[in-house]
c-di-GMP-I-GGC riboswitch aptamer from a bacterium, 81 nucleotides, folded computationally.
């Protein structure tokens, strides 16, 4: 360094319920577990969502998702190479 085990130690937590916040996407807590070997971190390319004001259409501002997908950046375990 690749690779990712019927390992093994430890992680995360999807739907959905309750409490809160935000006009919205959606967020934060407890529960709850549907998956995950980066489901950690990052809105840089794509896309996907939400508001705006215009608008034949594109296209433009401002915002959300990092569990869509690419890139970047850092990490556990060690069965096999």
């Nucleotide at each position: 360094u690749c690779u990712g085990a019927u390992a093994a130690a430890g992680g995360c937590a999807a739907a959905c319920u309750u409490c809160g916040g935000g006009a919205a996407a959606c967020c934060g807590a407890a529960g709850g577990g549907c998956g995950c070997a980066a489901a950690a971190c990052u809105g840089c390319g794509g896309g996907u969502c939400c508001a705006c004001a215009a608008u034949u259409a594109u296209a433009g501002u401002g915002g959300a998702a990092a569990g869509c997908u690419g890139g970047g950046u850092u990490a556990c375990c060690a069965a096999g190479a």
It matches the Rfam family "c-di-GMP-I-GGC riboswitch aptamer". Rfam links the family to the GO term cyclic-di-GMP binding. The prediction has a mean pLDDT of 85.